A computed fold for a 348-nucleotide part of an RNA from an uncultured bacterium, annotated as small-subunit ribosomal RNA, central domain. Its Rfam family is "Bacterial small subunit ribosomal RNA". Its family is annotated with ribosome and structural constituent of ribosome in the Gene Ontology. Model confidence (mean pLDDT): 87 of 100.
[in-house]
Context: one part of a larger RNA
Order: sequence, then structure tokens, then C1' cells
RNA sequence: UUGGGUUUAAAGGGUGCGUAGGCGGGAUGCCAAGUCAGCGGUAAAAAAGCGGUGCUCAACGCCGUCGAGCCGUUGAAACUGGCGUUCUUGAGUGGGCGAGAAGUAUGCGGAAUGCGUGUGUAGCGGUGAAAUGCAUAGAUAUCACGCAGAACUCCGAUUGCGAAGGCAGCAUACCGGCGCCCUACUGACGCUGAGGCACGAAAGCGUGGGUAUCGAACAGGAUUAGAUACCCUGGUAGUCCACGCAGUAAACGAUGAAUGUAAACUGUCCGGUGCGAGUGAGCGCUGGGCGGUACAGCGAAAGCGUUAAGCAUUCCACCUGGGGAGUACGCCGGCAACGGUGAAACUC
Repeated sequence: UUGGGUUUAAAGGGUGCGUAGGCGGGAUGCCAAGUCAGCGGUAAAAAAGCGGUGCUCAACGCCGUCGAGCCGUUGAAACUGGCGUUCUUGAGUGGGCGAGAAGUAUGCGGAAUGCGUGUGUAGCGGUGAAAUGCAUAGAUAUCACGCAGAACUCCGAUUGCGAAGGCAGCAUACCGGCGCCCUACUGACGCUGAGGCACGAAAGCGUGGGUAUCGAACAGGAUUAGAUACCCUGGUAGUCCACGCAGUAAACGAUGAAUGUAAACUGUCCGGUGCGAGUGAGCGCUGGGCGGUACAGCGAAAGCGUUAAGCAUUCCACCUGGGGAGUACGCCGGCAACGGUGAAACUC
């Protein structure tokens, strides 16, 4: 390399948009590039294969023939391709409805916490037990008021939305996507996607704010043989906001995207529709999502099973024994931290 693979054994890119490229629906006409067929040329000889023939046979020798590829020529037109015409089922547009913690910005709300003021007096707090700590300079507790920052109890759910990361108090504005119904319009406009671009939890970095809570580091108290921990009292960065950077995660369904196909049963969410009259429970049909059980099939098994890990097709990414090592070196990126790419010797 081929082959074989990628849920858990090595292996799916964190996610999307999209360039080149690859692949691509039904009908019909033409072309003949690919494709196929005939004939010819070339393919040194020898060798090998096949058919003959000569040494008594054979080995050996001799004669004929065959030959992928390439070139030329004459044809074929199913498939691929090219050009044209056409179609509507893929894709999109339009009209009518609908659901949603999708996003961005602004405003508002109550509870809790802390602080300030008031009342009030001797303890509070904490633990397995304690102590550090707080408190007569008035704590803990308590009531009313004020201030501050952060997070949104219940509802709440195998619920919903989003490409992923993720998203949850309430209201308003702007805005993205999705589903159903009508089948009016366009007429293959599609799928995938190396590079590229964008987004991307937490921690981290820069500048400026903010700082209630919690809390790396740090300090003290305990525990212990020790205790650089677990427990307790404090507490800085951080946690929050704005702008910029960083670009990684068990970024997980450890399962790339798309299309077709293939027993059923059941729960639930969002639509449409028929029956149903107790203003509508329930039942049936139908489309889309989220779950459970399970046939066939698959799988080493666990399990998966119309949301496949079944049966197939297209495109991309990735794997090839363990350690060395996601290291070294080089290059690219970054303010840095570090990220991306990514070996070998040696060893088992």
C1' cells in the first nucleotide's frame, strides 16, 4: 500500500458555514470523450503457454501461433459523460397557523446573604469532641427602614429550544431557526466537504469597573506517629460586568454528515383532521420531535434495534502493538500560560 476497521479493544474532527474536489432524481433527442466490439500496426530475439515437427525417446532444438498496453480505423449507444428540450417526487419560494429556558439589549421584582441605623443583654459560633474566631468599644437574637452585589425557590418533567458549547424570575424591543396545513410558484437549484472562515464550557491572560456570597493560594485551630490533607475559623486572586485575547474538556450518545429501505407495541411533547357536547374528557387516523420494550438482522459480548451499532449508496475525518510521547526538534499561532502540527533512538 492493499485489505480490514473506528459505542466500550487503536481509531469520528468540539460544532457549524462553505471553496476546490468527489458524488448526484424522472422522461426524451443528438454527440461519441469514457465504455464495448471487429480489423490493422506496434509490442527485438530468446524464454513461458498452445499446436506441430527433428534428434530411436526425453532433456534439448526447430517452425507456427498467442500477447496486456499504446496508436490507427470501422461500428454500437445500454450505462457514465457533454449539449438541448421537458417533468415534479429531491431542494427552495409563497400563503395560513403553532410551540419553545434559542440569541441580543434594556427595564422591573421578591426571598436569601452581608453591611448601616433601631430594640435588647450575655453570650454566640462551630464540631465526632473541641479550639482558633466573634462579643460589654454591645455580638448572637429580633423588628422596621435603607444600601450593595450575585443567583433566580416552587412550577420542573427520560419536558422544551439550539449546530455544538449551551440556554430557566417577570416584561418589552429587535432577531435566528423549527414544525404542521394549503399545494399556488421555481424546476435538480441537491449531498458531502481537503484547505479556509466563524462559533466554541470551565479555568487562564490584558485594560477598566464591581466585589454580597462562595473561595485556589495563604494564615490560624483541630485530627494524627506525621497531616504541606480530609473537619473548623478567617481569607487574596477569582467568581460578576464591558471590551479584547486564548481555543482547550470524559467538548460524550465515548456513536461524522446525508439519502433510501426494513415487524410490532407503548409513554410523552408540538401540529392537522374525523367521531365525540359536560365548551369538549376520551377514541381513531395522520405529520414532526423526545423516551421505553422488542421481531428480523447485527455484535466478541455487554448490547444496538425505523433516533441502528440492521441492509445499502455518496462524501469527509481517523486507526494500524505497549512504553518512550502527545514528548523532542522544526514550523505556524499566542502578551504569556500554552495551543496546532508531530517523530526517532532505545526498550518489552